Model confidence (mean pLDDT): 81 of 100. A computed fold for a 71-nucleotide RNA from an uncultured Spirochaetales bacterium, annotated as transfer RNA. Its Rfam family is "tRNA". By type it is a transfer RNA. It was read from a public genome assembly.
[in-house]
RNA backbone atom coordinates (compact mmCIF):
# COMPACT_ATOMS: atom_id res chain seq x y z
C1' N A 1 0.00 0.00 0.00
C1' N A 2 -4.20 -3.68 -1.06
C1' N A 3 -8.07 -6.94 0.68
C1' N A 4 -11.48 -9.28 4.36
C1' N A 5 -14.00 -9.10 9.02
C1' N A 6 -15.56 -6.03 13.00
C1' N A 7 -17.54 -1.45 16.10
C1' N A 8 -24.59 -1.66 20.20
C1' N A 9 -25.64 0.96 27.96
C1' N A 10 -19.84 0.80 32.68
C1' N A 11 -18.72 -4.75 30.94
C1' N A 12 -20.31 -8.90 27.89
C1' N A 13 -24.02 -9.87 24.23
C1' N A 14 -28.89 -10.51 20.70
C1' N A 15 -31.12 -7.97 16.95
C1' N A 16 -32.26 -10.18 7.91
C1' N A 17 -35.92 -2.11 7.16
C1' N A 18 -41.10 -0.93 11.52
C1' N A 19 -41.01 0.86 19.92
C1' N A 20 -33.07 -1.88 20.53
C1' N A 21 -32.73 -8.00 23.71
C1' N A 22 -30.59 -10.37 27.77
C1' N A 23 -27.01 -11.08 31.80
C1' N A 24 -23.63 -8.82 35.29
C1' N A 25 -22.91 -3.99 37.48
C1' N A 26 -25.77 0.55 39.44
C1' N A 27 -30.40 2.85 41.99
C1' N A 28 -35.07 2.16 44.77
C1' N A 29 -38.52 -1.03 47.18
C1' N A 30 -39.92 -5.96 49.39
C1' N A 31 -37.83 -9.87 52.41
C1' N A 32 -34.13 -10.33 56.71
C1' N A 33 -32.61 -8.46 63.74
C1' N A 34 -28.41 -6.74 60.25
C1' N A 35 -25.55 -8.21 55.94
C1' N A 36 -25.42 -11.51 51.92
C1' N A 37 -28.72 -14.27 48.86
C1' N A 38 -33.64 -14.05 46.68
C1' N A 39 -38.06 -11.19 44.47
C1' N A 40 -40.05 -6.66 42.04
C1' N A 41 -39.36 -2.08 39.61
C1' N A 42 -36.16 1.63 37.37
C1' N A 43 -31.87 4.29 34.95
C1' N A 44 -28.29 3.49 31.29
C1' N A 45 -26.15 2.07 24.42
C1' N A 46 -26.43 1.63 18.05
C1' N A 47 -18.03 4.83 16.59
C1' N A 48 -18.47 9.52 13.38
C1' N A 49 -20.30 12.06 8.71
C1' N A 50 -23.28 11.62 4.41
C1' N A 51 -26.85 8.87 1.00
C1' N A 52 -31.32 5.58 -0.18
C1' N A 53 -36.22 4.94 2.10
C1' N A 54 -42.64 6.84 4.57
C1' N A 55 -39.23 4.63 8.08
C1' N A 56 -32.01 2.67 8.90
C1' N A 57 -28.43 -0.77 14.39
C1' N A 58 -29.98 -3.09 9.75
C1' N A 59 -28.89 -1.29 2.92
C1' N A 60 -24.96 1.99 0.18
C1' N A 61 -20.52 5.52 0.32
C1' N A 62 -16.75 7.87 3.07
C1' N A 63 -14.00 8.31 7.54
C1' N A 64 -11.94 6.76 12.40
C1' N A 65 -10.67 2.67 15.81
C1' N A 66 -9.71 -2.76 16.32
C1' N A 67 -8.48 -7.89 14.33
C1' N A 68 -6.63 -10.97 10.37
C1' N A 69 -4.36 -11.89 5.61
C1' N A 70 -1.29 -10.50 1.15
C1' N A 71 2.77 -7.63 -0.72
RNA sequence: GCGUCUGUCGUAUAGCGGUAUUACCCUAGCCUUCCAAGCUAGAGACGCGGGUUCAACUCCCGUCGGACGCU